[in-house]
């Protein structure tokens, strides 16, 4: 230094189809109230469009979804599988700042998996990611003891083969 590999409710797909949630919700229409403001991704300025031939709000009736994110199958691609943090660029509105979300690249910054529990942040949601703490099992190296256990480390590691 190259190839090949285990770990297990193992990872991860803007992947198929499907289910339930999302909701009797938004948006639309009608009929009342209401009476000057309202829209343009949050928030703020300008622009620009509406509105007494009734704006914002609200009440009642009709009719009524959709992303995302979830389960269980099928499939693909894997074991730094991968998530998370940072940095940059693009994206999202008419344009300006400011924030936020995604996405793409970088990254010798952190996490060996996995499940519960608690406190945080996303979310419609105590469902689910996701970040911390503690515990449980569990793999895989070292150390002690000796057949079964202690006690300690990380994946840039472990184990095979050249």
């Nucleotide at each position: 230094g190259a190839u090949a590999g285990a770990g297990g409710c193992g990872c991860g797909c803007c992947c198929g189809a499907u289910a339930a949630u999302g909701a009797g919700u938004a948006a639309c229409g009608c009929a009342g109230a209401g009476g000057a403001g309202a829209a343009u991704g949050g928030c703020a300025g300008a622009a620009u469009u509406u509105g007494a031939u009734g704006a914002a709000u609200u009440u009642g009736c009709g009719c009524g979804a959709a992303a995302g994110g979830u389960g269980a199958c099928g499939g693909c691609g894997c074991c730094g599988a991968a998530g998370c943090g940072u940095a940059u660029u693009u994206u999202a509105u008419u344009c300006u700042g400011c924030a936020u979300a995604a996405a793409a690249u970088a990254u010798u910054g952190c996490u060996g998996g996995u499940u519960a529990u608690g406190c945080g942040g996303u979310u419609a949601a105590c469902a689910g990611c996701u970040g911390u703490a503690u515990a449980a099992c569990u793999g895989u190296c070292g150390c002690c003891c000796c057949c079964g256990g202690g006690c300690g480390g990380a994946g840039u590691g472990c184990u095979a083969u050249c």

Description:
RNAcentral holds the sequence, with entries from MGnify. This is a predicted structure of a 162-nucleotide RNA (Lysine riboswitch aptamer) from a pig gut metagenome. The coordinates come from a structure-prediction model, not an experiment, and the mean pLDDT is 81. Its Rfam family is "Lysine riboswitch aptamer". On this family, see Mandal et al., Cell 2003: "Riboswitches Control Fundamental Biochemical Pathways in Bacillus subtilis and Other Bacteria".